[in-house]
Context: one part of a larger RNA
Molecule: large-subunit ribosomal RNA, domain I
Organism: uncultured Pirellulaceae bacterium
RNA sequence: GGCGCAUGGGGGAUGUCUUGGCAUCAGAAGGCGAUGAAGGGCGUGGAAGUCUGCGAAAAGCUCGGGGUAGUUGACAAACAAGCGUUGAUCCCGAGAUUCCCGAAUAAGCACACGCUAAAUCCAUAGGCGUGUUGCGGCAAACCCAGGGAACUGAAACAUCUCAGUACCUGGUGGAAAAGAAAGAAAAAUCGAUUCCGUUAGUAGCGGCGAGCGAAGGCGGAAGAGCCCAAACCGUGGGGGUUUCCCCCGCGGGGUUGUAGGACCUUUCAAAUGGGAAGAGUUCUGGUUAGUGGAAUGGUGUGGAAACGCCAACCAUAGGGGGUGAAAGUCCCGUACACGAAAACUUCGAACCUCUCGAAAGGCACCUGAGUAAACCGAGUCACGUGAAACCUCGGUUGAAUCGACGGAGACCAUUCCGUAAGGCUAAAUACUCUCUGAUGACCGAUAGUGAAUCAGUAGCGCGAGCGAAAGAUGAAAAGAACCCCUUUUAGGGGAGCAACAGAACCUGAAACCAUGUGCCU
Numbered sequence: 001g002g003c004g005c006a007u008g009g010g011g012g013a014u015g016u017c018u019u020g021g022c023a024u025c026a027g028a029a030g031g032c033g034a035u036g037a038a039g040g041g042c043g044u045g046g047a048a049g050u051c052u053g054c055g056a057a058a059a060g061c062u063c064g065g066g067g068u069a070g071u072u073g074a075c076a077a078a079c080a081a082g083c084g085u086u087g088a089u090c091c092c093g094a095g096a097u098u099c100c101c102g103a104a105u106a107a108g109c110a111c112a113c114g115c116u117a118a119a120u121c122c123a124u125a126g127g128c129g130u131g132u133u134g135c136g137g138c139a140a141a142c143c144c145a146g147g148g149a150a151c152u153g154a155a156a157c158a159u160c161u162c163a164g165u166a167c168c169u170g171g172u173g174g175a176a177a178a179g180a181a182a183g184a185a186a187a188a189u190c191g192a193u194u195c196c197g198u199u200a201g202u203a204g205c206g207g208c209g210a211g212c213g214a215a216g217g218c219g220g221a222a223g224a225g226c227c228c229a230a231a232c233c234g235u236g237g238g239g240g241u242u243u244c245c246c247c248c249g250c251g252g253g254g255u256u257g258u259a260g261g262a263c264c265u266u267u268c269a270a271a272u273g274g275g276a277a278g279a280g281u282u283c284u285g286g287u288u289a290g291u292g293g294a295a296u297g298g299u300g301u302g303g304a305a306a307c308g309c310c311a312a313c314c315a316u317a318g319g320g321g322g323u324g325a326a327a328g329u330c331c332c333g334u335a336c337a338c339g340a341a342a343a344c345u346u347c348g349a350a351c352c353u354c355u356c357g358a359a360a361g362g363c364a365c366c367u368g369a370g371u372a373a374a375c376c377g378a379g380u381c382a383c384g385u386g387a388a389a390c391c392u393c394g395g396u397u398g399a400a401u402c403g404a405c406g407g408a409g410a411c412c413a414u415u416c417c418g419u420a421a422g423g424c425u426a427a428a429u430a431c432u433c434u435c436u437g438a439u440g441a442c443c444g445a446u447a448g449u450g451a452a453u454c455a456g457u458a459g460c461g462c463g464a465g466c467g468a469a470a471g472a473u474g475a476a477a478a479g480a481a482c483c484c485c486u487u488u489u490a491g492g493g494g495a496g497c498a499a500c501a502g503a504a505c506c507u508g509a510a511a512c513c514a515u516g517u518g519c520c521u
Base pairs, nucleotide, nucleotide: 001520002519003518004517005516006515007514008513009512015506016472017471020443021442022440023439024438025437026436027435028434029432030431031138032137039101040100041099042055043054044053046079049075050074051073061095062094063093064092065091066090070083071082072081108135109134110133111131112130113129114128115127116126142173143171144170145169146168147167153160157207183190184189194221195220196219197218198217204212205211225424226423227422228368232252233251234250235249236248237247238246239245240244257402259367260366261365263362264361265360266359267358268357273356274355275354276353278352280351281350282349283348285345286344287343288342290338291337292336296311297310298309299308300307312329313328314318320332321331322330373397374396375395376394377393378392379391383409404419405418406417407416408415459466460465479505482494483493484492485491
C1' cells in the first nucleotide's frame, strides 16, 4: 500500500408519522362602506420582544342566556398581585367604547327646491343658495354591456384562423342575461324564456384551403304570466280665442290577433269565489351557546396493556379521535332524544293588504312615426356578398292605419303564421373570497398551497416585481440528583432513566474519514 472482518465518526437518504395542503359532494351565505369599509400605522399586559385579542372605557366594559370549579390568551416555565359557588374564567346573543392613516370627504358629482340671470323681448343656457337626499371606495369567480389584439394554424402568406379569445373600461345581482311571438313551422300543427341530452360533426359556410358549424323536431329540468300608451269620461292648471280649440298634470277606462278595446243599445254575473311575484303581524320550521346519552373484569408479558389467554356485557351506539403498544363497554364522542332570554331567517299556514267579470248587435273613434321600409355603407346572424332573406347600426329619403301591416331565406302569386316601432316578470342555469358537514384506489415534508414552522416572511431588485430554506427527545422533562477523575462553566467514568431516546436528541442508508485485527506485497 492492497483486499477482507469488526467497531466507530460523518452525513441525513429511507421507513413510520401529521398539525398542513389538494379535490369532490351537500347545505348555508353571496357582500362590506360617509353610522367611515377593506387594508394598515401606533398603542394597549405587573414584567423586554413577537403572535393573538382589543382601542386612551384599549388580552377589555354593560345587559340577557348557557355552563361549572377553577382562573388572569400563546411562544413560556416560574414570580408578583388578584378574581371565583353572592357563580369567576369560558361559550352564545344584544349593546357601549372604537386613537391616526386610508374612498378620506369642511371636498366633488347627481338630484330636488328656491333665488337670480346673457347674447335676445318673453325665455333658456349659465350663476348662487339650501338639503339628516343619493353616489364615491373595497371584494374570488360567475353575468351584461362599450372597446378589442397578436403569437399561432393555414406546414410560407394577405381573405380566413387563433377570437369577439386575452386584455382594458363601465355596470348590476345573488345570480345576471333572456322572456310572454309583427315566433317556429308546413298543407299537419306548436304555443314566453332558460338549461341539459339528441338531432349532428348533419344541413350548410369556407383562398370550398386550414378550418368554422347550426336550426326545426324529439326526450327531459323548470313552469307564470302581466302592466302601460291611445280612443272615451271626469277633474285641476295653462295658452290662444267673440263662439271654439290646443297643451300639461291627476283620477277612471283599457291592453289584443279566432283581432281587441272605446262609444251606443240590450242581457247576465258580482263571492262563503279566483289570484298574488306583498309593506306587515302571528304561528311553524331553521341558524347562532348547549343537555341527556348503554355496556368489563381477571391474568401473562412489558417501562407502560388497549396486546395474548380466560370469563362477561351493551348495541337505533362495532363512525371517529384520544389515553404509556392495537379499547364497542377508560375519556371525548357516536346512534337516538331534547334545548333559547336575545338576534337573524323561513318553503309553508292564518290574518292583513292588494287585485280580477261576461255575452249579442250597431258604429268605424283607438291600437306605440322621423317609426317600418327603400337606397348607400357596415356589423351580427354557423352563413367570408353570395341568389342573401331575417336582425342591428351610420347617412339620404320616407309609408300604411285593420278592406291595414310584418313574416314564411332574392323576387312574385297563392295559402298559412303573427301584430313591430312602450315596459315588468320567479323557477329550472353559471360561479365560490367565505362558513358548516361529509368524503377520497389524493399528497405525506425535494411531495402536497409559494407557505405543516410567526411566509408573501427572510432575502433580491431604483421599480413594476421576484421570492426561499426550515417538521419529529420522551408516555411524562422525569431535561441527567448524587459520587469520582481532571488542565475544573469544558470533557470523561459511575448512579438514575426503556438512554447506543441526552437535547447538533425517532429510524439513521450511501459517498467520505478513521481505529483494531487477519492475509498478501